The prediction has a mean pLDDT of 81. The RNA shown here (transfer RNA) has 86 nucleotides and comes from a Chloroflexota bacterium.

RNA sequence: GCCGGAGUGGAGAAAUCGGCAGACUCAGAUGCCUCAAGAGCAUCCGGGCCGCAAGGCCCUUGAGGGUUCGAAUCCCUCCUCCGGCA
Repeated sequence: GCCGGAGUGGAGAAAUCGGCAGACUCAGAUGCCUCAAGAGCAUCCGGGCCGCAAGGCCCUUGAGGGUUCGAAUCCCUCCUCCGGCA
């Protein structure tokens, strides 16, 4: 230099026919239980704004752009990592 693969919450990982983003597992928080802890059970767990609260709205799939009513998914450029060829 060329070719191929991958990049999604704190970690792993799903969503490949373009149509609810983050299922599920782990880690974590709060509560119940316990003398206490562990285990177990319940609820929560990306960011911002509004709200007393319940909840609502907007943004978010490595970065930027494009196509489309609609993009994690398709197209272009770039970045990082892995593999192959030279």
It matches the Rfam family "tRNA". By type it is a transfer RNA. The RNAcentral record of the sequence draws on ENA.